[in-house]
RNA sequence: AAAGUAAGACAGACGGUCGCGGCUGCAAGUGCCGAAAGGUAGCAGACGAGGAAAGUCCGGGCUUCACAGGGCAGGAUGCCGGAUAACGUCCGGUGGAGGCGACUCCAAGGCUAGUGCAACAGAAAUAAACCGCGAGCCGGAGUGAAUUACUCCGGCUCGUAAGGGUGGAAAGGCAGUGUAAGAGACUACCGCCUCACUGGUAACAGCGGGGGCAUAUGUAAACCCCAUCCGAAGCAAGACCGGAUCAAAGCGAUGUGGCGGCCCGUCACGCUUUAGGUAGGUCGCUGGAGCCUGAUGGCAACAUCAGGCCUAGACAGAUGACCGUCCAACGACAUAACCCGGCUUAUCGUCUUGCUUCGCGU
Numbered sequence: 001a002a003a004g005u006a007a008g009a010c011a012g013a014c015g016g017u018c019g020c021g022g023c024u025g026c027a028a029g030u031g032c033c034g035a036a037a038g039g040u041a042g043c044a045g046a047c048g049a050g051g052a053a054a055g056u057c058c059g060g061g062c063u064u065c066a067c068a069g070g071g072c073a074g075g076a077u078g079c080c081g082g083a084u085a086a087c088g089u090c091c092g093g094u095g096g097a098g099g100c101g102a103c104u105c106c107a108a109g110g111c112u113a114g115u116g117c118a119a120c121a122g123a124a125a126u127a128a129a130c131c132g133c134g135a136g137c138c139g140g141a142g143u144g145a146a147u148u149a150c151u152c153c154g155g156c157u158c159g160u161a162a163g164g165g166u167g168g169a170a171a172g173g174c175a176g177u178g179u180a181a182g183a184g185a186c187u188a189c190c191g192c193c194u195c196a197c198u199g200g201u202a203a204c205a206g207c208g209g210g211g212g213c214a215u216a217u218g219u220a221a222a223c224c225c226c227a228u229c230c231g232a233a234g235c236a237a238g239a240c241c242g243g244a245u246c247a248a249a250g251c252g253a254u255g256u257g258g259c260g261g262c263c264c265g266u267c268a269c270g271c272u273u274u275a276g277g278u279a280g281g282u283c284g285c286u287g288g289a290g291c292c293u294g295a296u297g298g299c300a301a302c303a304u305c306a307g308g309c310c311u312a313g314a315c316a317g318a319u320g321a322c323c324g325u326c327c328a329a330c331g332a333c334a335u336a337a338c339c340c341g342g343c344u345u346a347u348c349g350u351c352u353u354g355c356u357u358c359g360c361g362u
Stems, first nucleotide, its partner, number of pairs: 002357009012326007020048002023045004030041004050333001054344002057342005062234004074230005079093005094108001095106004109225002114223002116219003130164002132160012172190002175187003191213001192211004197206003238283004247274005255269005290309008327331001
């Protein structure tokens, strides 16, 4: 210098004008709306979206309901240890896969419990003889003195999974012994299963013995089995205040009207109270598993301690528009809605740091 790899930061900057959101202060305790609570109108001030605010895919807080305990069903997860409020997340390992390497990726329990499925090809797909190899018998041909020996061809019966061919997969692999030809039939090595020892918290690794391996090939993001975990619904959750109307109860000393007049009674109006909780309002709502800096412990995730900071809170829902200067030069993806921890996906570009490979120089 080039190529690469891992981690992280920023997400146009500065100034001005106008506008929007809630907050604080000021000013008449004023105008308007409202029964009230409260809302709204003026001026000033500081503050006002993200790394993903997104998808709503996991986990937790919070709220209401349910709940003695146990089971079934259903769902999720699945190597080991740790972190955490919790997780399907993160960290550190183990095993496997990829890369020269830095490093990256893996839902990684069980098809030696059962069941299912496996197109096409192929003789045969969980069970085998198509070709081949070999033995015996029969027939034919040749050589030969010879129906008897040898060679070749064909047929039948049998043995054989070494070789060919098909396939993703053909009865562990490979070499040898062995055999008529062959075969874990036997032997060594590798693989698999199993038992012990050593190291490790463990996954596992190393080493030794045993088993010839019917454990027979693959598939469990096929049913299923095993282990662990899970009550349901969500801030339009929910809590409080509460008109009007409707309903119920009461009152009548007094009022009005209807039941033809009067008394009683009754109905309606009237007055009072109560319950429900609609419209509306308040809370929930943002000070929190919070952020920043430092120290200590830990390989790390993270934890503890000290100091500092306050950083949107709407309910039709606020961040925008214009102008000037600058740059890496028309600046991406995208806009909170109860909060937090993650995951996943989108993203113009710019910068920083560690490391790797190769080249050159010293």